[in-house]
Context: one part of a larger RNA
Parts: sequence; structure tokens; C1' cells
RNA sequence: GCCGGCGACUUAUAGGUACUGGCAGGUUAAGGGGUUAUACCCGAAGCCAAAGGGAAACCGAGUCUGAAGAGGGCGUUAUGUCAGUAUUUAUAGACCCGAACCCGGGUGAUCUAACCAUGUCCAGGAUGAAGCUUGGGUAACACCAAGUGGAGGUCCGAACCGACUGAUGUUGAAAAAUCAGCGGAUGAGGUGUGGUUAGGGGUGAAAUGCCAAUCGAACCCGGAGCUAGCUGGUUCUCCCCGAAAUGUGUUGAGGCGCAGCGGUAUUGAUUAAAGCUGGGGGGUAAAGCACUGUUUCGGUGCGGGCUGGGAGACCGGUACCAAAUCGAGACAAACUCAGAAUACCCAGUGAACACAAUGCCAGUAAGACGGUGGGGGAUAAGCUUCAUCGUCGAAAGGGAAACAGCCCAGACCACCGGCUAAGGUCCCCAAGUGAAUGCUAAGUGGGAAAGGAGGUGGGAAUGCAGAGACAACCAGGAGGUUUGCCUAGAAGCAGCCAUCCUUGAAAGAGUGCGUAAUAGCUCACUGGUCAAGCGUUCCUGCGCCGAAAAUGAAUGGGACUAAGCAUACCACCGAAGCCGUGGACUUGUUUUAUAACAAGUGGUAGGGGAGCGUUCCGCGUUAGUGAGAAGCAGUAGCGAGAGCAGCUGUGGACGAAGCGGAAGUGAGAAUGUCGGC
Repeated sequence: GCCGGCGACUUAUAGGUACUGGCAGGUUAAGGGGUUAUACCCGAAGCCAAAGGGAAACCGAGUCUGAAGAGGGCGUUAUGUCAGUAUUUAUAGACCCGAACCCGGGUGAUCUAACCAUGUCCAGGAUGAAGCUUGGGUAACACCAAGUGGAGGUCCGAACCGACUGAUGUUGAAAAAUCAGCGGAUGAGGUGUGGUUAGGGGUGAAAUGCCAAUCGAACCCGGAGCUAGCUGGUUCUCCCCGAAAUGUGUUGAGGCGCAGCGGUAUUGAUUAAAGCUGGGGGGUAAAGCACUGUUUCGGUGCGGGCUGGGAGACCGGUACCAAAUCGAGACAAACUCAGAAUACCCAGUGAACACAAUGCCAGUAAGACGGUGGGGGAUAAGCUUCAUCGUCGAAAGGGAAACAGCCCAGACCACCGGCUAAGGUCCCCAAGUGAAUGCUAAGUGGGAAAGGAGGUGGGAAUGCAGAGACAACCAGGAGGUUUGCCUAGAAGCAGCCAUCCUUGAAAGAGUGCGUAAUAGCUCACUGGUCAAGCGUUCCUGCGCCGAAAAUGAAUGGGACUAAGCAUACCACCGAAGCCGUGGACUUGUUUUAUAACAAGUGGUAGGGGAGCGUUCCGCGUUAGUGAGAAGCAGUAGCGAGAGCAGCUGUGGACGAAGCGGAAGUGAGAAUGUCGGC
């Protein structure tokens, strides 16, 4: 891991509610009689009901409050009671399994820690303390040398004890080892045997270490089925309805209470929703500036600054600041003179699909994304938090390549029938290589901004143009004058002022380059050549650049110049949608039945209804059965399903169906449990 067996809502008591039955007031309890045991009989003590109100005295269809014949509260005007069944609540282990812990009583020092008693062990080698001896030396010591001697938590190194490093091992040879090195090795040494210390305790050269592979409190049994707002699991079928992830309170936040939303039963008034009609209030969006604030420019200019005159009083000036006010122009969640759409409220209409009330039974109270309106954040997040709608949740089907939350659409069952939705119609791949008019040349389409550009299509305005425009080419582009000032110089061209006149077809007191300043080149402007359109501005369609990321390319691919984009059109394809045909079920209406008609039948939590099967019991010593029971295997029948039959084989003795009753009553999951492989 698989297979098989076992494995979880029980039982008692007391309440609530529903249904069924008895009685009409209901009923007994303990106990007694009786019985194999029920049954049955007796037994009104008690309980419920039959009257309520008040704290009570008390009063009573009323009563309490109150001064009250007021008002108001609770009552009166509905049938209960005893059993059974179902469900639910409470108390019990209370659906099952699961702690870590806490407490009590015991068992442990054969492991290990420390200590006590008594034994035992430490190859070999090295070093050479004190003391002593001899010699030297001293007044005597001291001291020196040689020898002797044999000290030491001394040195090297086996046994022994330890465990610093690495490798191997890591379903090991081993629940701590092996191999190669390593430390101590006469000591605070190692070790044998016997003994002592015990769990809110011991022991500890101290690591919370060790106390029998267990130690921040050992182990065993008991309290004990501790408790678990937590995790996991919870077993047959069909039918009907069908949620929530919100509000509020909570030592509350992953739990509960109440409300909201679901189911079910009963009752109810022409009561509810959408829609329509009529009537309302509003202060949001947009807008506005009348208020509150913010704000730009201009006019007038309170006051101030600066400044002139005056001894001062005071009188002037001002291109400064600026109150207030006027004109123009703006901004606001906490501004509004005004002010929508929606939404909301009321009334009418509307329709039994609905709605409301009451009783009982729940689940939910972690939501997710998308659209819209806001807050937080960075007008970030598959972010967060509200409001509102949708989908998912609890929804399958078609589309979006794939893709809970997007688009279309809500699956009772069957069909090798039809029509459509979204989306599509060259091939993959069902259906147009459809028709029409344009656009795009970028594979744009098939990812992106500010910004940039004689890309290209459409539109508008305006200027010039056969009296010849635009571009190009040829020619002119002059004189007063180097205007004046300034300056070293300033001559069209550093800068300042002025910007005239003349000639002329035209030519600036000069557009740019240039020079130290001149010079030189050029432009404006004019004539000629040429010959038909040429400029400028704005709006707009589609394109271009801007464009760099990490395994390999990113329209789904092939491929496409349409099979891209825009506009309008005709066909077709396309779903479990709709229709058709047949069938099943639910609810309602009508019905004398049969049946007909109508509406419906996705579904998690959850509620309700109807059934199948297992074991045992009663009818029952049942029918059946050695002419073959149960069980097992095979098999083409029946039923909507759980399931039920028939036949054949095997098997070798039991045992249906039906009607009832009672449960150790249904297995795939619980790191379930036992067994097998």
C1' cells in the first nucleotide's frame, strides 16, 4: 500500500413542540391483589386543567397603579388531560477517537551521580628534590664539587580509563559503533563486591546533568471515559424546499447569545414584490460663488513704508505693501444662491408565483472576484475597508487557446430531429476563401507613455498665382554715408539713439557668416528664363520611432496583405438555452372515477417527506425443504433507486414471503483497529 473483519448520535430521567390514540375534566404514584411473565383489578395521596390581578394583605371577571366613576398594565370572551411515537432541550462520558498536564498510593540507585565499607590493578623507559656520605671550604656555620639517595596531582609510553579530529556507518554489524590518528596513565587514578541517599525528592568539580535506551521534575496503578470554544472521522436510497459568511453584545474576535437569511406546520386580512399612475421630502452628481474659506489680474485706495518742504502743526510726491469695495477669472469631504438622474416614502392599481404573524427545527456569523460610488495606500497591489448590483460559494453546459468569481445560459430522463445566444465561419475546427465602400504596408493587426517626424487618407480656413506664383538658374542688390553717439577702432552687422532723403525695375541707416577695424560672401527686395499650381494654420482616420531580462519562439498554432482595421448588409455554424417527440416525478385546479390542464423538477450547510436492506422476536412446531434449506459462484429478468426475483452449478440442513415489534442496523477515508498478502 491493497484486501477482509470490527469501527461513531446511544440509554435513563425531567421538560418543550408536533402527530396518533383514550376520556370529556384527565390521570393515578407508592403500595396491594393476580399472573411463569405480561395482561387485568384495586389504590385520589398527589399532579395538570377548570380565574385572574397584586410584592403582599386582599379582591375577584376583574384586578393593580392611583385622590379618582380618569388613563394605563395584566386578564375575561379559544379544551383540556393521560399515554405512545417523532424531534429538540437539560442533567448525566452523551456522536466516536485524540492531549500536554494535575492529584493520590506505590515500585525503582543491577544503568547512572555522590558517599561508606572491604578488596584489587597500573609493562617498560626517563628525569634525579630533600636527606646522607666523602672531598674541598669556614673560627664555626654557610657554601662548592663528586657520589649516594629516590621525591613528584614530574616526563615518554602499553595494559587500563577517556573521547579532541576526520572518514565510514546513518531501513547500521551497533537505538552512539568501526577504522586511522588523539588525551591521562602513582593519581582529585582505574576497577570488583557489599551497602546508603527516592520524585515538590535524591545526587551533582554545575551540563538542568544523572536517577534502568524515560528527566525543567522517573516509572506503575488509580482519580479517569480528566477536560479539549481545537484537528480528524461519522456507514443505504429516492423526492420537495433551500441558506449564510451581515448587524449587535461579549476577557469577544477561528467561540457563543439575540436579530437577519432557510425549512416546516397552522392561521390571516384583497395583505406583499416588480411594473404602472398620482403625490411627497431631500441637498448627492454636475454646477455655482450669494455665505464660509482659498485664489489671479485690473480700477478706486483706509492704513502703512519710502521720500520732499516746514520750528512745528501740517502740506506735498510715490512705477512700494495694502484693508475695504468694484470689474473680470478660478478652487472646496467638513462651502451652497440654486440643483438633477436614481433611490426612498405614501396612496391607488397589480397578481396568490408571493406576503405577514405564531409555534417548532436549523445552519451561517473566515467569504472570493467583477462592475459602479467612496475611504486608506502611491487616483500601487490577485492590497485593504465600506456602500450597491452580479457571479462563484452551492452551477453543470457554450465562449474567453488552457482559466471558481468575465460574456452567454440555469442540466428531471431519453432522441443519429429543428431554431438560436455569447462567440464565430482559410486549415487544425462546425459554419462565407460572402457581397459593398474605404483605410493600413507597419506582419501594424498580434502589448505601452511623454515626446519626435515633408509616412499616408479625409475635412476646414487663409495667402500667392497666365498682369506668370513656388522652387531652381542668370543679373542687380546703389548713392548721401564710415548717419549720429560711444570707442583704441565701431565702416549695415560690440553697444546706445534715431531710422531719414535721393536714384531707380528694385535695394533695410540692413537677415546671417565674416574682419582688429575695413574688405569679402549672403539675405530681404527687383528684373529675366521656365510654365501651373505653390505656401501657411487648424481638426481628424490609420500607421512610424520612442520599445532592454534572464531555460525557448508567446495572434492558441499553421499561416494571412486579408484570413488586418472601419462602416453598414445578407447567409450560415454554434449550448444541457428554446422548440419538437416519448417518458418519470412534484404542486395546484377541475373531476364521480379514469384522467385532463397549468406551473414546475441545478444545488453545499440545513429542514421536511417517502422508502430499501441487515440481525433478533411475535403470528409460528408457518409455507417450503435430502425429489436438496441457508450460504457461495455464474447468469441475458424486474424496479426511478436503495434493491428484488428466476435459472444453473456448488453446498449439505435449515428456513422465506407477509403483517407487526425491538435494534450492537448499512463503511472508503478517522497518521482508525485487528488479521492476511